[in-house]
RNA sequence: AGAGUUUGAUCAUGGCUCAGGAUGAACGCUAGCGGCAGGCCUAACACAUGCAAGUCGAGGGGUAACAGGGAUUGCUUGCAAUCUGCUGACGACCGGCGCACGGGUGCGUAACGCGUAUACAACCUACCUUUUGGAGGGGAAUAGCCCAGAGAAAUUUGGAUUAAUACCCCAUAGUAUAUAUGAAUCUCCUGAUUUAUAUAUUAAACAUUUAUGGCCAUUAGAUGGGUAUGCGUCCUAUUAGUUUGUUGGUAAGGUAACGGCUUACCAAGGCUACGAUAGGUAGGGGUCCUGAGAGGGAGACCCCCCACACUGGUACUGAGACACGGACCAGACUCCUACGGGAGGCAGCAGUGAGGAAUAUUGGACAAUGGGCGAGAGCCUGAUCCAGCCAUGCCGCGUGCAGGAAGACUGCCCUAUGGGUUGUAAACUGCUUUUAUACGGGAAGAACCGCACCCUCGUGAGGGUGUUUGACGGUACCGUAAGAAUAAGGAUCGGCUAACUCCGUGCCAGCAGCCGCGGUAAUACGGAGGAUCCAAGCGUUAUCCGGAAUCAUUGGGUUUAAAGGGUCCGUAGGCGGGGUAAUCAGUCAGUGGUGAAAGUCUGCAGCUUAACUGUAGAAUUGCCAUUGAUACUGUUAUCCUUGAGUUAUUAUGAAGUGGUUAGAAUGAGUAGUGGAGCGGUGAAAUGCAUAGAUAUUACUCAGAAAUACCGAUUGCGAAAGGCAGAUCACUAAUAAUACACUGACGCUGAUGGACGAAAGCGUAGGUAGCGAACAGGAUUAGAUACCCUGGUAGUCUACGCCGUAAACGAUGGUUACUAGCUGUUCGGACCGAUUGAGAUCUGAGUGGUUAAGCGAAAGUGAUAAGUAACCCACCUGGGGAGUACGUUCGCAAGAAUGAAACUCAAAGGAAUUGACGGGGGCCCGCACAAGCGGUGGAGCAUGUGGUUUAAUUCGAUGAUACGUGAGGAACCUUACCAGGGCUUAAAUGUAGUCUGACAGGAGUGGAAACACUUUUUUCUUCGGACAGAUUACAAGGUGCUGCAUGGUUGUCGUCAGCUCGUGUCGUGAGAUGUUGGGUUAAGUCCCGCAACGAGCGCAACCCUCGUCGUUAGUUGCUAACAGUUCGGCUGAGCACUCUAGCGAGACUGCCUUCGCAAGGAGGAGGAAGGUGAGGACGACGUCAAGUCAUCAUGGCCCUUAUGGCUAGGGCUACACACGUGCUACAAUGGGGCGUACAGAGAGUUGCGAUACCGCGAGGUGGAGCCAAUCUCAUAAAGCGUCUCUCAGUUCGGAUUGUUCUCUGCAACUCGAGAACAUGAAGCUGGAAUCACUAGUAAUCGUAGAUCAGCAAUGCUACGGUGAAUACGUUCCCGGGUCUUGUACUCACCGCCCGUCACACCAUGGGAGUUGAUUUCACCCGAAAUCGGGAAGCGAACCUUCGGGGCGCUACCGCUUACGGUGGAAUUAGCGACUGGGGUGAAGUCGUAACAAGGUAACC
Repeated sequence: AGAGUUUGAUCAUGGCUCAGGAUGAACGCUAGCGGCAGGCCUAACACAUGCAAGUCGAGGGGUAACAGGGAUUGCUUGCAAUCUGCUGACGACCGGCGCACGGGUGCGUAACGCGUAUACAACCUACCUUUUGGAGGGGAAUAGCCCAGAGAAAUUUGGAUUAAUACCCCAUAGUAUAUAUGAAUCUCCUGAUUUAUAUAUUAAACAUUUAUGGCCAUUAGAUGGGUAUGCGUCCUAUUAGUUUGUUGGUAAGGUAACGGCUUACCAAGGCUACGAUAGGUAGGGGUCCUGAGAGGGAGACCCCCCACACUGGUACUGAGACACGGACCAGACUCCUACGGGAGGCAGCAGUGAGGAAUAUUGGACAAUGGGCGAGAGCCUGAUCCAGCCAUGCCGCGUGCAGGAAGACUGCCCUAUGGGUUGUAAACUGCUUUUAUACGGGAAGAACCGCACCCUCGUGAGGGUGUUUGACGGUACCGUAAGAAUAAGGAUCGGCUAACUCCGUGCCAGCAGCCGCGGUAAUACGGAGGAUCCAAGCGUUAUCCGGAAUCAUUGGGUUUAAAGGGUCCGUAGGCGGGGUAAUCAGUCAGUGGUGAAAGUCUGCAGCUUAACUGUAGAAUUGCCAUUGAUACUGUUAUCCUUGAGUUAUUAUGAAGUGGUUAGAAUGAGUAGUGGAGCGGUGAAAUGCAUAGAUAUUACUCAGAAAUACCGAUUGCGAAAGGCAGAUCACUAAUAAUACACUGACGCUGAUGGACGAAAGCGUAGGUAGCGAACAGGAUUAGAUACCCUGGUAGUCUACGCCGUAAACGAUGGUUACUAGCUGUUCGGACCGAUUGAGAUCUGAGUGGUUAAGCGAAAGUGAUAAGUAACCCACCUGGGGAGUACGUUCGCAAGAAUGAAACUCAAAGGAAUUGACGGGGGCCCGCACAAGCGGUGGAGCAUGUGGUUUAAUUCGAUGAUACGUGAGGAACCUUACCAGGGCUUAAAUGUAGUCUGACAGGAGUGGAAACACUUUUUUCUUCGGACAGAUUACAAGGUGCUGCAUGGUUGUCGUCAGCUCGUGUCGUGAGAUGUUGGGUUAAGUCCCGCAACGAGCGCAACCCUCGUCGUUAGUUGCUAACAGUUCGGCUGAGCACUCUAGCGAGACUGCCUUCGCAAGGAGGAGGAAGGUGAGGACGACGUCAAGUCAUCAUGGCCCUUAUGGCUAGGGCUACACACGUGCUACAAUGGGGCGUACAGAGAGUUGCGAUACCGCGAGGUGGAGCCAAUCUCAUAAAGCGUCUCUCAGUUCGGAUUGUUCUCUGCAACUCGAGAACAUGAAGCUGGAAUCACUAGUAAUCGUAGAUCAGCAAUGCUACGGUGAAUACGUUCCCGGGUCUUGUACUCACCGCCCGUCACACCAUGGGAGUUGAUUUCACCCGAAAUCGGGAAGCGAACCUUCGGGGCGCUACCGCUUACGGUGGAAUUAGCGACUGGGGUGAAGUCGUAACAAGGUAACC
C1' cells in the first nucleotide's frame, strides 16, 4: 500500500466482500512447563450455612464462664462438692471511641451528575498538630444484680437497691459569641481585617502500677466536606411552544451557610429554531482499542467523583448519615408459630439455585501493608497478603543437536522394463540434558513494636547493640544421578491468498467471506498422499476501528451515473469596495498557575531474558491569569466614488390590465337551383339522404372560439409559468447616452410571502368547433385499443380554490478574469454618400463554430460544464417507496413532510465490437420476373416415419435426413430374435513340457456346430528341423460416450471476404489501414486519404474440350500407285483422320469513342474475345452440425458373457403418412417391315464370335482375345414405308394364372428372366412446390462399378437429336457493404411487463383486548419532622411546701409515601378480517417496453 465482484470487452460512478489490529469473550479440535495479569458482560433475580466491626477493666457497678489462692464439708490421702471477687482475667450491663472508613454494585440520573477553571467578603470540620488559659462546690437518678410476674417465642411488666469519664445545678472567665458606637488600614458592589468602649451569654472528669493518660474553653493550621459560577458533556423536530413557587421584589422563618429553600404580600415575568418542553438511551472522567493524522468506537480490570443497598417514604443519633451488615412506617416476598403473634434482607468474602453461549474455593494467615479501639501488651480486620481452579490473555522455554544416500522399505503419483515424491526424513553413529523424574541443600521478603542494656539529651524524645516475629513454604533457587529419554497439533491448499495430485460421488451428497463450485475425467464436495501457514495452540462465531476520500474540516460531489428548490421578493443569519485615525474583542508571542497518581513515549535499573516492576524525564495539543505586538478581521469616528441607486434625454418591444372593433373559416336557420347519392376507409360498415341530403347561390343568425399571410435559431417580460388581428385608456420595464445627485445604501437568503402550464374542484354564465367517459360500426383468436360515425363533462368568461409537470438548458444566484471567427435584434460614435446601401469602433441581448482548459466520455467552451470568491438548496447502492404511520394544508381529488422491516449483488452512466430491426442507401445470385419441363393426382420401384413383431439390428432427421452409410440383406454379409454348443477360445509371438501322434480319410447320431467309433502314417548329418498337443503371459466386444477426441465430411459458399506488422488517433475497449469517389465476377483495379506495407482468400499456375504446327506410325488411316475374293483385304505409303508427347495461339494487343485513370461500349482480324467452355481447387470461421458401426483413440462397462460357434428366422411385416424416382395417360403417338450414324468403357474362375437346337429366356460347342488387333455389340431416337383414327383404344401396362430358363449347397418366407394368357388404375393432375440461361433444358439410347445371381427404374460415366426466354430489380428468399437505433451479446428462436393461481416471509389498517410509562382531579392518609397542646404523667431548679417553672405524653393540625376511584396522553404485545410488498420450479392469460418494437416513447 491494496484486491475480488455489474460488461462480449472498456472507462468512469457505485454498493457489497476480503486481507490488518483488538477483546472481561464463547464454541470446535488439540494440549508439556513456568512467570505476570484477568475471571457473572445475562436476573439491581431469590438466597441455605459460615465468616466480613469491634475495642477499652488505665471510666463504672460487678462476677455468669475459665484459671489460681483461701475456707468448709464428704471422706480419703488426693478426688469430689460447697462457700469466698482475694487474684489473673472477664460473659452480660452502664459509659467512651469507632460503626459515615474499608469492601460491593451501576438501578436511577442528560443533571453543576461528571470534567476543567474559578469563587465563598455566604460556610462546617471528631480524632491530629499548634496558641493561651482552666478544672471550685454540690445534687438527683438509672441499667445491671435481687424479688415477683406475662408470653410458645421474640420480648416484656412491676417492686426494691446501686456506680461512673452517664446526667443535672451553682460559681469563675475573655483573646469566644451576639448587639451598639468610634477610629485606622485595605478591597471585589454588598463589605473585610485590626483596635477601643459598653451590655448580655456559655465550661470542665477523672483513672491509675505515680509515670503518664484523659477533661473544659480558646487561637492558628492540616485534613475532609458543603455551596455558587463560566465553558464542555448522546439521539429524535414524524416532540414547537413551555412554566404558577413559575421569574423577580419586600418581610419573616429555616439552615453550618447563600438562595423561592419555605411561607405571606406585591409585580408579571422566566426559557425557547444558537433547539426550550417532551420522548428514547445512558453513571461521568483519568483512560482503553483503532487510525498516518483528524477522527471513530468503548468506559472490564486499576485510580478519582457520583448514585444505590429488597421496593417506597421518614426522621433520630452524631463532628460527619437521612446511614449496605442502625431505627420507624407502608408494600411485595421468604421463614418460625402453641394462630394470639414474631423474624429477615450477600449489589461484603466464599457458596447455592435460577437465567445464560459463558465466568473460579463454602481455602490459609494477620507474617507484611493499611484500618478501628487501647497508655500498652494486644484484640478485631473475607481490607489486604497468599494459595486453589480456568490456555481467558500477554511473555518466556522445551519437545533435541551433528553426521548419515543403497537417495532403503512402505505409502502416493506417472508418459509405468523405468522415474518422481515422502526424503537426511528413517535406520545407523556420535553429542547434549533445558524441561520432566528421583535424591540432597535451601533463601530474600523482617523493618518495626515490645523487652534488656548503652549513648545523646533531658522531667519531650531520638539513636545504637542484643533478643523476638513467615501464612506463602521446604516454595523460588542451587547441586547430584540416569537416559533422547517425559512432551505437536490445528487450519488451509479455484481466484482474492502462501500451498496439487489421485480415488469416490454425479445439480445427489455437500461446500461457500465475495465471485461461485457439483448434471461421469471436480486442484472448489468426501477420503488419501503431498504441500503451505501458524504453533501449545489453531480455527470458527460475535463486536469495534481500519481499509471506506463510502458523510469528504484535513478530504467528495449535483448536464446525462444519486443529487439545483418551478420562479421571484424578502426576514434572521453568512459574506462584503477605497483612504485616514482610534481601540485591542478575534489573532500572534512571552511569563505564571493548574492540567492527581497510574497509564503512553524516552533513558536507566531489578527479576537468568521477556511480559511485569521500579526510578528519572518528556508529553498531557486544555483551562485560567498576566504582560506585550497591531499587519489582517471586528468595533468606533470621519472622508471618497468605481459597486448600487436617483435624474435628464432618446429609443424599443406578441410586457401587463380593462374597453371598443374587424375579416376569413366552421356550424345553424330561411329561401332558391338540383335530383341520388353523400360521407368515411387499407377495405368497409354504423351515420346522413326522395319528409330532397351532399353540392351550389342569396340573406340572416346565436353568437362562441381562434386570429391566415407578416413569422424568423425574431422580439418582450424583476423571474418562471407565459405573451401574437387592429385600436383606445391606464400601468410597468429595459437599453443607450450624459456624468448632474446620494455616498457602500451591496450579494445571497433558512423560516416566511407572492406568482405559478395543463388537468381537476365550487358558484354563475356560455357552448360553433374539438372532444376524456359513453354508444355504435369495423379490425382481430380476442380488441373494454389503434381506424370510422356520433357524443357528455371539459375546453371559453367572471369570481374563488388547487399548487403540481420531462415546471428542462434535465445546468441555483451574484461578481471578476481568461484566444478567435461569423450571423442577427435594439441603441450610440464616426467615416462615406444625392437618397439609400455600406465600412470601422462600441454598449446591451440572442445564435452558430472553435483554441486553451475542463470532463468518465458524449460534450462544454466569454450565455462555461474554464479559473476564483461568497451565499443558498440538494445527494450518499438497487428494490421496498415518494409507500406506511403521524402532522400541516385542501371542499374533494390530493399536495407537502417522509421512514422501517424485508430482499438483491448488483442497479445505473458514457462509449466500443458485433448481432438484430415489420430503419435507410448501394450491389449481387435461376432470388423474383420472362420461359421450358416437372413434382403434388394413377400404378409400380425405393427410402423414411408410424404401427406391428420374438426380432422387424444400428446410424442419418429444417435448409445441410428420407434411391442417405448400402457401389448391390435368399445362406454368408448380420451387428437383431428364439434355440443348441464352447470358455484362453481365431491368428501370431515368447518361454517351458510332451508326443510323433494329431490332423486327414471313413462310419454313426444330429438342423448344423459338435460328439462318438474306426483307420493309417514324418525327416534326420541324431545336434536338431517340422508338425501337433498342453501350460503360462499377452484376448475379445458393431457395448456406452461424436457433449472427452484424431481423421474425414456437409453447410453458409466459389460468397468476397478474414487478418497481421509498423505508424498514428483514443485514458481504454478499440479505431485507422479495410472507409470515401469510380470500376470489376472479385478487398479486381484506379484515384484520393495518417497511413505505409504484408499474409490467407479472388485471379493465375494444374486437367479436359475447342484451332494450328511439329515429332512418331501399330493393333490406327488410305490421298496417290499396283493387286484383289471387293472386305484397307494385300503390296505400298505415313499425306489425311486418329493416337499422344512437345509447342504456338488471346493480351482489351489493334482501331473508333467515353473516361484524369482503372476501365467501359462498338468494330476489325481470328478456330476461339473480353475469367473462351467445363473440372479439380473451398480463406478466418459458424452450426458442442454428422460419423466411437470404415479406421484410430481417452475414459467407463461385460468376462461360463454385452465374448465365440452354429442352423433357422428377421432386416422384405402393412389400416396409414411423406420424400425421391420409373412407366404412363397417347397420333409430335402405338405397332409391323426396311434402313443410317456414336462415344466411352469392360473382359482369363472372364468376354465369348462363326455354326447348330429352341417361339424365347437359353442350350450345345468352342475360333479369337490378357485387348487401338478378338469379344461384349444390333446403338436408340432418326429416316423410308404400311397400319391404327381418338376409343380406356392396336394407349397403358399393374396384377394374377400356367409352363419354363439361368445363377447358386439352397430361390417357401425372399432372386432375375422367358413364353402364353390376364389387361387394374390412369384421359395431363387442388392448395402448393422444384430444376434449368446453351450444346444448357428437354428427349434418346450405350457402358461400368458392386456382383454367383439379382431387387438397378438407383448411382457414376458416355455420346445422339436439340430448344425457348431474361423488360427489369418494385416484391419473396439468401448474401455482401456503408449508415442509423437498441434495454439484444446464449446475440430477435433475444430481452421483457402486468393481472391471476400456489407456497413462504416481513409489514400497514383493523371491532377490540392485555400490559407498561407519564400525568390530572378527587378520596383515604401510616411513620415522621414542624406547629398547637392538656385537666394526664414526671428525680434534679425555685418554693410561702399549697404549688410554680420546666419537660414528656395522649390528642389536634399542615405536609406526605403507599393505596383507591375516574379521566387523559404516549408506548408495546396479541387480534377475526383485510391492503399492498418481497421471494420462489420450465403454472395461466395476453404482449405493454427495448428496432419506426409493428399506434414513437416518456412526464
Background: The prediction has a mean pLDDT of 82. The RNA shown here (small-subunit ribosomal RNA) has 1499 nucleotides and comes from an uncultured bacterium. Its Rfam family is "Bacterial small subunit ribosomal RNA". RNAcentral holds the sequence, with entries from ENA and SILVA.